A computed fold for a 463-nucleotide part of an RNA from Tiliqua scincoides, annotated as small-subunit ribosomal RNA, 3' major domain.
Context: one part of a larger RNA
RNA sequence: UGGCGGGGACCCGCACAAGCAGUGGAGCGCCUGGUUUAAUUCGAUGAUCAACGAAGAACCUCACCUAGGCUUGAACUGUAGCUGCAUGUCUAUAGAAAUACAGACGUCCUUCGAGGGUGCUAUAGAGGUGCUGCAUGGCUGUCGUCAGCUCGUGUCGUGAGAUGUAGGGUUAAGUCCCACAACGAGCGCAACCCCUAUCUGGUGUUACAAUUUCUCCAGAGACUGCCCUGUUAUAACGGGGAGGAAGGAGGGGACGAGGUCCAGUCAUCAUAUCCCUUAUGUCUAGGGCUACACAGACGCUACAAUGGUUAUUACAAUGGGACGCCAAGGAGCGAUCCGGAGCAAAUCCCAUCAAAAAUAACCUCAGUUCGGAUUGGAGUCUGCAACUCGACUCCAUGAAGUUGGAAUUGCUAGUAAUCGCGCAUCAGCAUGGCGCGGUGAAUACGUUCUCGGGUCUUGCACA
Numbered sequence: 001u002g003g004c005g006g007g008g009a010c011c012c013g014c015a016c017a018a019g020c021a022g023u024g025g026a027g028c029g030c031c032u033g034g035u036u037u038a039a040u041u042c043g044a045u046g047a048u049c050a051a052c053g054a055a056g057a058a059c060c061u062c063a064c065c066u067a068g069g070c071u072u073g074a075a076c077u078g079u080a081g082c083u084g085c086a087u088g089u090c091u092a093u094a095g096a097a098a099u100a101c102a103g104a105c106g107u108c109c110u111u112c113g114a115g116g117g118u119g120c121u122a123u124a125g126a127g128g129u130g131c132u133g134c135a136u137g138g139c140u141g142u143c144g145u146c147a148g149c150u151c152g153u154g155u156c157g158u159g160a161g162a163u164g165u166a167g168g169g170u171u172a173a174g175u176c177c178c179a180c181a182a183c184g185a186g187c188g189c190a191a192c193c194c195c196u197a198u199c200u201g202g203u204g205u206u207a208c209a210a211u212u213u214c215u216c217c218a219g220a221g222a223c224u225g226c227c228c229u230g231u232u233a234u235a236a237c238g239g240g241g242a243g244g245a246a247g248g249a250g251g252g253g254a255c256g257a258g259g260u261c262c263a264g265u266c267a268u269c270a271u272a273u274c275c276c277u278u279a280u281g282u283c284u285a286g287g288g289c290u291a292c293a294c295a296g297a298c299g300c301u302a303c304a305a306u307g308g309u310u311a312u313u314a315c316a317a318u319g320g321g322a323c324g325c326c327a328a329g330g331a332g333c334g335a336u337c338c339g340g341a342g343c344a345a346a347u348c349c350c351a352u353c354a355a356a357a358a359u360a361a362c363c364u365c366a367g368u369u370c371g372g373a374u375u376g377g378a379g380u381c382u383g384c385a386a387c388u389c390g391a392c393u394c395c396a397u398g399a400a401g402u403u404g405g406a407a408u409u410g411c412u413a414g415u416a417a418u419c420g421c422g423c424a425u426c427a428g429c430a431u432g433g434c435g436c437g438g439u440g441a442a443u444a445c446g447u448u449c450u451c452g453g454g455u456c457u458u459g460c461a462c463a
Base pairs, nucleotide, nucleotide: 001463002462003460004459005458007457008456009455010454011453012452013451015447016446019411020410021409022408023407026301027300028299029298031296032295033294034292035291042053043052064287065286066285067284068283069282070281076125077124078123079122080121081120082119084118085117088105089104090103091102093100094099108116109115127276128275130274132272136270137269138265139264140263141261143259148187149186150185151184152183153182154163155162156161167178168177169176193253194252195251196250198220199219200218201217202216204214223247226241227240228239229238230237303404307363308362309361310360311359312358313357319350320349321348324343325342329338330337331336370401375396376395377394378393379392380391381390417439418438419437420436421435422434423433
């Protein structure tokens, strides 16, 4: 100087407390461990892994296994040679296909130099999701959006170093004020950027009778500016009020200092060393990643009457659309099909865009008109192909479950809870992810305790 302490002081945070809803019990979904397997590819694996890489494993993906093939190779660049001439397409046979073989058809451009291109042979490279993230770059997580981390000159100290950055207040903040052997400065904080809440002006297609809403652009507005007040100070700042759409950072986002964890990633990519080279490369078919005594994480659906079922009636926003979104009309109980209008979209469609909500009726506390797993049958759609292993529909079936032990999670306001809608990935497949709006709470005395962090101080057999 740091680090550590079951030392001290002060401060902060949904950290506790006060509340609300959960998880832990059930069924199912998904991930992981374990076990099994020919293979169940690989990685992540305390906080900081476990609906994580994966924004979507039937084939492909694919890296794994089994089997069958190829060896200058599936893709790429040279060099040399060749009786080359295109490459190719179709058919037949064998085969699981890759491919092999046979037949037929076709046969490039040109400045006419076998020049380009292409095929074959040889050769140098090739190729590797092979190893090391403890050789690395890049990117990322975390402490933490915590308030810290440093430098120049000066001063102090033999020196390591100190000071500045300790003190008194204050703040979300090393934020600001005062004081001070320090005076200044840099990276962080804040602000500058984006969205949003109010108004004004302009704008006006596809929106619009008019006003309004709406679209886009520009501007105004909020600054402790005004008033009262507190304090050891007059300062910084705090408390209250007026006006105002908004008040003390108005709400949200992007933005992550120096460092820490030899954190993660050689399987995004790049890259050094090593390794494979008739195979650890590459092509193909089938299987596997979907197994199942069990254990853990995260979710969905419930256990019902603040509910379930049936009927009727309302009110959104974000988005997406051409190998696409698909209207009207018709068929089917339905998934869906027929149909074909419109739309490269403020025009048309998804989508009359919603569902919770409201109104009326039934159910009357039951394992039920709760709950929907599982299973049988019949179908629809996508796609060469739904057996392993897709989603959906209809009929039948109707498990467990009556609110969950110890323990534990999230959340402070348009938040939690609850309700639906959209998008990416995607042929198909969403209880996950990312967004959008509807309805819309309770509680916070406070900082003793738990966890994490910051500043000062103290002890140390630690560095």
Its Rfam family is "Bacterial small subunit ribosomal RNA". The coordinates come from a structure-prediction model, not an experiment, and the mean pLDDT is 80.